About this RNA: Small-subunit ribosomal RNA, central domain from a metagenome, 350 nucleotides, folded computationally. The RNAcentral record of the full RNA draws on SILVA. The prediction has a mean pLDDT of 89.
[in-house]
Context: one part of a larger RNA
């Protein structure tokens, strides 16, 4: 330099915001860099292609064209692309009005539950399993009531309901605050669409530092099972789970399916809106818009399957893949406290 690919075969980066760059709606005036036509230099020579000749023929020589797709220069063309300029309003975004939401932060409240203290009842077991046994109990458990502390989660509502960019998000209330629908088409007039590098979030566990610690509950300890049992069960139990601050930066981070924009048949069920028909109201239809499913045409697919949320036709861009194993290993660099991440071969070998 290119080809095929990336749901499950090797391939979509975890997930957002944006630099460079790439690509970019509609009319339209000019310019002429790309772009197309025409000329003119060049683009040694020799080869090669054709046509003629010379050695008896050829190989080889000589001559002549043609080629050399190229690269200045001048002239012209103005659709396309770019540049300079005017306009537009469908793309983008403001605005007003109006709606849903477990989006986020902070702070204050609440009951159930549980657990441990004190105190009452009460008088032997009680827990636990397959069945026990460690393990609690006459120093009074358990059970049951009252009181008080405590730390965690937030039963019902709850729903393949909702919101969030992804991780995620669930008691009420207050503040503050991100973000989507929808309706009017009032404003700006391409202001846009991906996004190398960069920034920034990012579950769990882990890690520092300070608090807290009720249940739960890695490591450990002990009972049981077993041929053993460094496990599944069962008595305990620390770190850790929780809170502030600060690292870490991974995951089957998953729809294992990138981001946007356009076109391509239909049936249903849900969420938040709007409109119609009606004097208003409410029902029940009809329509439209976003948005979560279900089943499925056509088409794609190795098939399973998918099917307007596409894995279907296409555009633009960015990230990957390129036989298994060695191996995400080693070695460099770079982050990081530290565990380790990230980048990432080879030999061999089949």
């Nucleotide at each position: 330099c290119u080809g095929g690919g990336c749901u499950u075969a090797a391939a979509g980066g975890g997930u957002g915001c944006g630099u460079a760059g790439g690509c970019g709606g509609c009319u339209u005036u000019g310019c002429a860099a790309g772009u197309c036509g025409g000329g003119u230099g060049u683009g040694a020579a020799a080869g090669c292609c054709c046509u003629c000749g010379g050695c008896u023929c050829a190989a080889c020589c000589g001559a002549g064209g043609a080629a050399u797709u190229g690269c200045g220069c001048c002239c012209g063309a103005a659709a396309c692309u770019g540049c300079c300029g005017a306009g537009c309003u469908u793309g983008a975004g403001g605005g007003a009005c109006a709606c849903a939401g477990a989006g986020g932060u902070a702070a204050g409240c609440g009951g159930a539950a549980c657990u441990u203290a004190g105190g009452g009842u009460g008088g032997a077991g009680c827990g636990g399993u397959g069945a026990a046994a460690u393990g609690c109990g006459u120093u009074g458990a358990u059970a049951u009531c009252c009181u008080a502390a405590g730390g965690a989660a937030c039963a019902c509502c709850a729903g393949g309901a909702g919101c969030g960019a992804a991780g995620g998000c669930g008691g009420c209330u207050u503040a503050c605050u991100g973000g989507g629908u929808g309706u009017c088409u009032u404003c700006u007039g391409a202001c846009g669409c991906u996004g190398a590098g960069g920034c920034a979030c990012g579950a769990a566990a882990g890690c520092c530092a300070g608090g807290g610690g009720a249940g739960c509950g890695a490591a450990c300890g002990g009972g049981a099972u077993u041929a053993g049992a460094u496990a599944c069960c069962c008595c305990g139990g620390u770190a850790g789970u929780c809170c502030u601050g600060g690292c870490c930066g991974u995951a089957a981070a998953c729809g294992a399916u990138g981001a946007g924009c356009a076109c391509u048949g239909g049936u249903u069920u849900g969420g938040a809106g709007g409109c119609c028909c009606c004097c208003c109201c409410a029902u029940a239809g009809g329509c439209u818009u976003c948005u979560a499913g279900a089943c499925g045409u056509a088409g794609c697919g190795a098939a399973a399957g998918u099917g307007u949320u596409a894995a279907g036709u296409g555009c633009u861009c960015c990230g990957c893949c390129u036989g298994g194993g060695g191996a995400g290993u080693a070695u460099g660099g770079u982050c990081g406290c530290a565990a380790g991440g990230c980048u990432g071969a080879a030999a061999c070998u089949c």